The RNA shown here (transfer RNA) has 74 nucleotides and comes from a Nanobdellota archaeon. The source organism's lineage runs through Archaea, Nanobdellati and Nanobdellota. Rfam family: tRNA. Rfam's curators write: Transfer RNA (tRNA) molecules are approximately 80 nucleotides in length.
[in-house]
RNA sequence: GCCCAUAUAGUUUAGCUUGGACAGAAUACCGGUUUCCUAAACCGGCCACCCCGGUUCAAAUCCGGGUAUGGGCA
Repeated sequence: GCCCAUAUAGUUUAGCUUGGACAGAAUACCGGUUUCCUAAACCGGCCACCCCGGUUCAAAUCCGGGUAUGGGCA
């Protein structure tokens, strides 16, 4: 220098193929119920689409360019 893959909550991830209404879950954290106390269990709360642009009535999803990480070739 060229090619490929990946990027969604504190963490692990579903959804992308086939665009559609408040982006789903687990776990962590916080609060509550329960218990003599703790744990467990149950209920509730909290938090996310890597960045910029384009297409579209509508983009996490499609297109272009970047950034970061990993891999391959030279």
Its mean pLDDT, the model's own confidence on a scale to 100, is 80. The sequence was found in a public genome assembly.